[in-house]
RNA sequence: AACAUGCUCCGGGGUCGGUGUAAGUCCGAACCGGCGGUGAUAGCCCGCGACCGCAGCCUGUGCCUGACGCCUCGGCGUCGUGUACGAGCCGCGCUGAUCUGGUGGAAUUCCAGAGCCGACAGUCAAAGUCUGGAUGGGAGGUGCAUGGC
Numbered sequence: 001a002a003c004a005u006g007c008u009c010c011g012g013g014g015u016c017g018g019u020g021u022a023a024g025u026c027c028g029a030a031c032c033g034g035c036g037g038u039g040a041u042a043g044c045c046c047g048c049g050a051c052c053g054c055a056g057c058c059u060g061u062g063c064c065u066g067a068c069g070c071c072u073c074g075g076c077g078u079c080g081u082g083u084a085c086g087a088g089c090c091g092c093g094c095u096g097a098u099c100u101g102g103u104g105g106a107a108u109u110c111c112a113g114a115g116c117c118g119a120c121a122g123u124c125a126a127a128g129u130c131u132g133g134a135u136g137g138g139a140g141g142u143g144c145a146u147g148g149c
Stems, first nucleotide, its partner, number of pairs: 003147005009141002015029004030129002032118002034048004043116002052093003056089002059086005065080006098114005120132003
């Protein structure tokens, strides 16, 4: 040094105009692109994250109810069954889009050209760009400490 353990911090971007009662949603033209990998630099190659769905485990609160105990006979406490909602863990599913030419040992990643894609809910008019879940989550990354040498 690798590696192990712990802690800290970081960790998503994007507009003008027109029409119209009303549109950042329509029309015209723009703009944006998480993380890891790769024989060479990726929104569109491979994988991951988040969103969404299903199941299991576990747990908290509320409600109903059964047993037992206490009691001032109003009720209270403990455990169990059922049920509603929520948190965590884990597995599975779902999850958009690219070609051509050039250079080169090597590039669907660079250069040239032409294309394409973008969750859910909301909205006086239809959303990648507005508002919201989100001061959330997170793939991952950084630094430090201890051990190690």

This is a predicted structure of a 149-nucleotide RNA (FMN riboswitch aptamer (RFN element)) from Gulosibacter sediminis.
The source organism's lineage runs through Bacteria, Bacillati, Actinomycetota, Micrococcales and Gulosibacter.
Of the family's consensus pairs, 100% are formed in the model.
The coordinates come from a structure-prediction model, not an experiment, and the mean pLDDT is 83.
It was read from a public genome assembly, where an Rfam model found it.